[in-house]
Molecule: FMN riboswitch aptamer (RFN element)
Organism: mouse gut metagenome
RNA sequence: UUCUUCGGGGUCGGGUGUAAUUCCCUACUGGCGGUACAGUCCGCAACCUGCCAUAUUCUGCAGCAAAGCUGCCGGGUAUGUCGGCUGAUUUGGUGAAAGUCCAAAACCAACAGUUAGAGUCUGGAUGAAAGAAGAA
Numbered sequence: 001u002u003c004u005u006c007g008g009g010g011u012c013g014g015g016u017g018u019a020a021u022u023c024c025c026u027a028c029u030g031g032c033g034g035u036a037c038a039g040u041c042c043g044c045a046a047c048c049u050g051c052c053a054u055a056u057u058c059u060g061c062a063g064c065a066a067a068g069c070u071g072c073c074g075g076g077u078a079u080g081u082c083g084g085c086u087g088a089u090u091u092g093g094u095g096a097a098a099g100u101c102c103a104a105a106a107c108c109a110a111c112a113g114u115u116a117g118a119g120u121c122u123g124g125a126u127g128a129a130a131g132a133a134g135a136a
Base pairs, nucleotide, nucleotide: 001136002135003134004133005132006131013025014024015023027120028119029109030108031044032043033042034041039107040106048084049083050082052080053079054078055077056076057075058074060072061071062070063069064068089105090104091103092102093101111123112122113121
C1' cells in the first nucleotide's frame, strides 16, 4: 500500500390514564484509542450541520433553423478535504502511581416517528464509522 473478516447494549414488575415499554415508582445498558483496568479524564467515531472542490441532476434564462449542444443564475443529491455542534462524578480506601481498582452515593445518553413526552420501542441502519484482527 492492497484485500478479507469483525466492529453497540438495555424498561422485569407496578401506578395513573381513552391512550404511555414515552409520564410516575422501579428495573436495565455502557462504541473505539490513550492512560493503573474509565459511559462521566484526554482524544475519536456515530447523528445534525457550514465553506470549498468534484461528479450528477432539475427549474429558469440566453445563443444556434431544429434535434440537441453550449453558457449563465439558482436549487437538489452523492463523494472528498477542512471546520462547527457534540451529555454526565464526587467522597472515602488501597497503592510508587487510579477522576480508571475497591466501597458508597450521584449523574448522563443524537435525530425522525408515536392514540401521550422515549438512553432502552419503531425507523434511517442487512447503513456508515472510530477502530480491531488476519492475509498478500